[in-house]
Context: one part of a larger RNA
RNA sequence: UUGGGUGUAAAGAAUGCGUAGACGGAAAAAGUAGUUACACCUUACUAUAAUGAUAAGACAGGUUAGUUGUAAUACCUUUUAUCUUGAGUUUUUAAAGAGUAGGUAGCAAUUGUAAAUUAGUGAUAAAAUACUGCGAGUUUACAAGUACUUCUAAAAGUGAAAACAAUUUACUUUUAAAAACUGACGUUGAUGCAUGAAAGUGUGGAGAACGAUUAGGAUUAGAGACCCUAUUAGCCCACACCGUAAACGAUGAGUAUAAAACCUAAUAAGGUUAAAGCUAACGCGAAAAUACUCCACCUGGGCAGUACAAUCGCAAGGUUGAAACUU
Numbered sequence: 001u002u003g004g005g006u007g008u009a010a011a012g013a014a015u016g017c018g019u020a021g022a023c024g025g026a027a028a029a030a031g032u033a034g035u036u037a038c039a040c041c042u043u044a045c046u047a048u049a050a051u052g053a054u055a056a057g058a059c060a061g062g063u064u065a066g067u068u069g070u071a072a073u074a075c076c077u078u079u080u081a082u083c084u085u086g087a088g089u090u091u092u093u094a095a096a097g098a099g100u101a102g103g104u105a106g107c108a109a110u111u112g113u114a115a116a117u118u119a120g121u122g123a124u125a126a127a128a129u130a131c132u133g134c135g136a137g138u139u140u141a142c143a144a145g146u147a148c149u150u151c152u153a154a155a156a157g158u159g160a161a162a163a164c165a166a167u168u169u170a171c172u173u174u175u176a177a178a179a180a181c182u183g184a185c186g187u188u189g190a191u192g193c194a195u196g197a198a199a200g201u202g203u204g205g206a207g208a209a210c211g212a213u214u215a216g217g218a219u220u221a222g223a224g225a226c227c228c229u230a231u232u233a234g235c236c237c238a239c240a241c242c243g244u245a246a247a248c249g250a251u252g253a254g255u256a257u258a259a260a261a262c263c264u265a266a267u268a269a270g271g272u273u274a275a276a277g278c279u280a281a282c283g284c285g286a287a288a289a290u291a292c293u294c295c296a297c298c299u300g301g302g303c304a305g306u307a308c309a310a311u312c313g314c315a316a317g318g319u320u321g322a323a324a325c326u327u
Base pairs, nucleotide, nucleotide: 003299004298005297006296007282008281012295014195015194016193017192021188022187023186025083026082028080029079030078034075035072036071037070038069039068041066042065044063045062046061051060052059086185087182088181089180090179091178092177093176094175095174098172099171100170101169102168103167104166105149106148110144111143112142113141114140115139116138117137120131121130157164158163200241201240202239203238204237205236210234214230215229216228217227252294253293254292255291256290257289260273261272262271263270264269277284278283300327301326302325309320310319311318312317
C1' cells in the first nucleotide's frame, strides 16, 4: 500500500466559502476518443492430435501484445438541439435571543454631597485583620460614573460554527409556503481565502461590581490552600494581534430508500418511546440502519504532540512533526 476501520477502544480538521480534481438528472440525434467485433501485417510464446514434408530446422494451427483499416452504438466521452423533477432567481405571504451601527429606557450595587441620630459596624463554625468620635453604621434627599438586562423563558427559536436575550430605528442575512421564470447551472472539495469562546498581547480610553496576583487575618504539626479583610492585572470600549478549547452530538458533507405512536410546533423543524436493521456491549433508530459520491483521519503502549528543521507570531506560543531507546 491493500484490507479493515473513525459516538465511548487509535482515528471526523473548530466552522464555512471555494480553485484544481473526483463523482453526477430525464428523453433524442450524430458516432470523435475509450469500449466491442472483424480483417491485414508485425512481435513474442507454445507444439497435444491429425495431414504433408524432412537428416535436422522452418512453415501451415493456437494464444499474447501492437500498428493500420472497416464496422457496431448498450455503456462512457464529445458535439448539437430539447425537457423539468435536482439546483437557482424574482415577487407575495409568514417567522426568527441571526448580524452591524445609532437612539432611548430600567434595576441593583458602589461612591460623593447635605441633613438627622450615636457607638459601634462588618465578618465567621467561632474569631481576628479591616472600618469608626477628623462621626462609621442606620435613615432621608439629591448627584456622579460604570457594568448588566429580573420576570416573560420552554426538551422553545436563530446562526456555518464560535455564538446570540431590555426596547426601538436603519441597513444586511436566513428559513418555510405559493406562483412565475432560468434550464443540470449539481455534490464534494487537496492547496487557498475568510470567520473563529475564554485567557493572553500591543496602543489609547474607561474603571461601579467582581477579581488570578499581592499583602494581611485565621485554620493547621506546617498551610505556599480551602474561610475572612483589602486589592493589582483583567473583566468593559475602540483599533490591531493571537488562532487555540471536553471548539462535544467526543458522531465530516451530500443524495436516495425505509413500520408505528406521542409532545412542542406552522406544513418546515425540534424532542421522546420504539419495529426492522446495526453494534463487542452500552446503545443508535431517520441514524451509529440499507446503499452510493467526495474529502479528512487511524494502524500497540511509552518516549511525544517532545527534539530538529521549516513556517506564522511583538511575545506567549501555534502549525507541520520524527528517531534512538524501552516495553
Model confidence (mean pLDDT): 82 of 100.
This is a predicted structure of a 327-nucleotide part of an RNA (small-subunit ribosomal RNA, central domain) from a soil metagenome.
It matches the Rfam family "Bacterial small subunit ribosomal RNA". Its family is annotated with structural constituent of ribosome and ribosome in the Gene Ontology.